Predicted 3D model of a 511-nucleotide part of an RNA (small-subunit ribosomal RNA, 5' domain) from an uncultured bacterium.

[in-house]
Context: one part of a larger RNA
RNA sequence: GACGAACGCUGGCGGCGUGCUUAACACAUGCAAGUCAGGGGGCUGGGCAACCAGUCACCGGCGAACGGGUGCGGAACACGUGAGCGACCUGCCCUGGAGUGGGGGAUAGCCGGCCCAACGGCCGGGUAAUACCGCAUACGGCCUGCCCCGUUGGGGGGCGAGGCGAAACGCGUGCAAGCGCGGUUCUGGGAGGGGCUCGCGGCCUAUCAGCUAGUUGGGGGGGUAAUGGCUUCCCAAGGCGAUGACGGGUAGCUGGUCUGAGAGGAUGGCCAGCCACAUUGGGACUGAGAGACGGCCCAGACUCCUACGGGAGGCAGCAGUGGGGAAUCUUGCGCAAUGGGCGAAAGCCUGACGCAGCGACGCCGCGUGGGGGAGGAAGGCCUUCGGGUUGUAAACCCCUUUGGCCCGGGACGAACGACGCCUUUCGAGGUGUGUGACGGUACCGGGAGAACAAGCACCGGCUAACUCUGUGCCAGCAGCCGCGGUAAUACAGAGGGUGCGAGCGUUGUCC
Numbered sequence: 001g002a003c004g005a006a007c008g009c010u011g012g013c014g015g016c017g018u019g020c021u022u023a024a025c026a027c028a029u030g031c032a033a034g035u036c037a038g039g040g041g042g043c044u045g046g047g048c049a050a051c052c053a054g055u056c057a058c059c060g061g062c063g064a065a066c067g068g069g070u071g072c073g074g075a076a077c078a079c080g081u082g083a084g085c086g087a088c089c090u091g092c093c094c095u096g097g098a099g100u101g102g103g104g105g106a107u108a109g110c111c112g113g114c115c116c117a118a119c120g121g122c123c124g125g126g127u128a129a130u131a132c133c134g135c136a137u138a139c140g141g142c143c144u145g146c147c148c149c150g151u152u153g154g155g156g157g158g159c160g161a162g163g164c165g166a167a168a169c170g171c172g173u174g175c176a177a178g179c180g181c182g183g184u185u186c187u188g189g190g191a192g193g194g195g196c197u198c199g200c201g202g203c204c205u206a207u208c209a210g211c212u213a214g215u216u217g218g219g220g221g222g223g224u225a226a227u228g229g230c231u232u233c234c235c236a237a238g239g240c241g242a243u244g245a246c247g248g249g250u251a252g253c254u255g256g257u258c259u260g261a262g263a264g265g266a267u268g269g270c271c272a273g274c275c276a277c278a279u280u281g282g283g284a285c286u287g288a289g290a291g292a293c294g295g296c297c298c299a300g301a302c303u304c305c306u307a308c309g310g311g312a313g314g315c316a317g318c319a320g321u322g323g324g325g326a327a328u329c330u331u332g333c334g335c336a337a338u339g340g341g342c343g344a345a346a347g348c349c350u351g352a353c354g355c356a357g358c359g360a361c362g363c364c365g366c367g368u369g370g371g372g373g374a375g376g377a378a379g380g381c382c383u384u385c386g387g388g389u390u391g392u393a394a395a396c397c398c399c400u401u402u403g404g405c406c407c408g409g410g411a412c413g414a415a416c417g418a419c420g421c422c423u424u425u426c427g428a429g430g431u432g433u434g435u436g437a438c439g440g441u442a443c444c445g446g447g448a449g450a451a452c453a454a455g456c457a458c459c460g461g462c463u464a465a466c467u468c469u470g471u472g473c474c475a476g477c478a479g480c481c482g483c484g485g486u487a488a489u490a491c492a493g494a495g496g497g498u499g500c501g502a503g504c505g506u507u508g509u510c511c
C1' cells in the first nucleotide's frame, strides 16, 4: 500500500459497488420452464339448429442441453495461445434449387367395469390429427463402376447404369378459380455453435528412480458424426524416463487483481471466457444437441408418509431455516426496460434481469455552520501564587440554510409491438391512440430554523504531540528497544497537546 475481511469504541446523509472465504453440512415453506392450439373430446354460456365463445385434462409440436448456482474433482490437450481436420456434426436463422400425389392401421382422452390406504394400476368398447406406417414420384443426395484434375488419408469435377431414401397440412378472404400468411419434405451454400488432433506455456516434492501388458506398433473385424488400442482377435516387442518418467502432496484455468521504479512476487472474490459437478456411485434413453441441477433406471446413505402390503424426496436456482463459524443480507416489488422460451399475432411464462430492503463492508462526495466578538467571563488544569493555559473557544451581535423536517409541482428511462388513417420502390415510412416495478422517487420551487448531526487512536525513542495526581518490580504497558522497586513525559486518571475524521484503532493475510 492492498482486502469479499473480522473484533473494539463511535456513528448524520447520499451515489456507486459489494456481502457464507467455514459444513460440495442437512433442509420446513413459497416461487425459479413453459408455451402453442394442428386433433378428437369433457364442462359452462349463447343459439331452433348448423355453429360460436370461454375453460380444462389428454394426444401432438417446439422449448426444457439456454439462462441461474457451486468449485467437489481434476496436474489433464482441463485451461491459455497458435495452428490443423484430404477425419467431422449442426435444430432454430439467412440464401439458392426441387416438391407437398394417393392410401392404411392404431392409440390417449372418452364410455363401461374392476383393484388400491396412498402413489397409482388393470380389462373391455370405440375415436382424431401437422402422431405412426406402407405405396408413387427423385433434378440434385447416398451406395456401386469408369475417367480427368489434384494429393497428408475420405478433396473437386465429369460419364453411364442399377439400387436406396421424402412429405402435412392449417388459417384468413372469396360463390369459386385464386390470392395472402404460417407450416412441411429432399438437397447445395452460409452464418453462428460444437467435436477431434498437434506445437508452445503456467505448482511443490528425488526422504518417489525406475515405470508400462491394451502396455508401444501393425493386419482383420466392430464402433463413432469423425480420427484413433476407442474396442476385440491375431502378429511383432516395443513405448516412457535425471530435459525428472512413475509415485505422493496441493490446486478449477484464464482475461485480470494486489504490490513493485522495473524485473519479479503473491493471488484468481465480484464481472467476462472456458472447464468440472448437481445427495454418493453407476447406467443408458429421448433428442440437432445431454451421458441431462428443478428427466428416467439401479444400488448406497439419509429424511418423510403408511392401513405395514408399499410409496415419496434431493435448494452447489431466489428468498428463507437449523448447524458450523470471528463472520456474510429480505421467506420484498415488477415483467415497465434488456434478454430468453413458445406463439402468425394478441399475449403467456421468466427469483435471468430491472429495482427496492438490510450491513460504514469498500470507494467517492457532502454536512455537523459562516463572519464578527477581550472586561481574555465562569468553570477545569497548572502555578515560582505574580500569573499561565483551555481561548475567539463560549456568551453576545450579524448572516447563511446543504443534508434532515413541512408544503406544492414532478420526470428521463418509452418506443417498439398492436390497432386506425395516409404514403409506398411492397423492403418499409409518416401520423394518432396506448404501456413505468423503481416512485409521488430523483429533480425543481417555497417555508420554518444554528436549529437535529463527532468521534477514535496516540503523546519515552523509532514518531508528530507534556504536565499534575494516584500507584510503588504491585497493579499494569509493550511492534522493537524496553518502562514500573516513592517525585514514572512509558502503568491508571485528569488537564493540555498531536494525528486522522463518520470514522478511528486492533488482529489476520499478500507485496
Base pairs, nucleotide, nucleotide: 001510002509003508005507006506007505008504009503012366013365014364015363016362017361018359019358020324025322026321027320029319030318031317034062035061036060038059039058041056042055043054044053045052046051069277070276071275079201080200081199082198083197084196085195088194089193090192093190094189095188096187097186098185099184100183101135103133104132110125111124112123113122114121115120141164142163143162144161145159146158147157148156149155169182170181171180172179173178203249204248205247210240211239212238215237216236217235218234219233220232221231222230252274253273254272255271256267257266258265259264279300280299281298282297283296302313303312304311305310330356332355333354334353338352339350340349341348342347369399370398371397372396379390380389381388382387403452405447406446407445408444409443413438418433419432420431421430422429423428455500456499457498458497459496460481461480462479466495467494468493469492470491476483477482
The full RNA is in RNAcentral, with records from ENA and SILVA.